[in-house]
RNA sequence: CUUAUCCAGAGUGACGUAAGGGAACAGGCCCAUUGACGUCCGGCAACCUGCUUUUGUAAGGUGCCAAUUCCUGCGGUAUACACGCCGAAAGAUAAG
Numbered sequence: 001c002u003u004a005u006c007c008a009g010a011g012u013g014a015c016g017u018a019a020g021g022g023a024a025c026a027g028g029c030c031c032a033u034u035g036a037c038g039u040c041c042g043g044c045a046a047c048c049u050g051c052u053u054u055u056g057u058a059a060g061g062u063g064c065c066a067a068u069u070c071c072u073g074c075g076g077u078a079u080a081c082a083c084g085c086c087g088a089a090a091g092a093u094a095a096g
Base pairs, nucleotide, nucleotide: 001096002095003094004093005092006091011041013040014039015038020031021030022029025073026072027071028070042065043064044063047061048060049059050057051056069090074087075086076085077084
């Protein structure tokens, strides 16, 4: 860069002189010393490979395990606002 997917699913576990975390910026809203985030274990899923021949399995390579990609930001959609819906952008993952 191209293509596909992103409203499903996944823990009452262990560790630690661990305090911030939810990608970045802004605004919001959440999570968090009743220990979040992280690491390990465990689990989910099925993109690629394998096996199997079925829309199957879960051995290997990734990935993922609060909230839709947590929501909004740009454009469209009834006249404006709000709400809603659709799309884009940005991002994430896989394969090439």

Annotation
Predicted 3D model of a 96-nucleotide RNA (SAM riboswitch aptamer (S box leader)) from a bovine gut metagenome. Model confidence (mean pLDDT): 83 of 100. The model forms 94% of the base pairs in the Rfam consensus. RNAcentral holds the sequence, with entries from MGnify.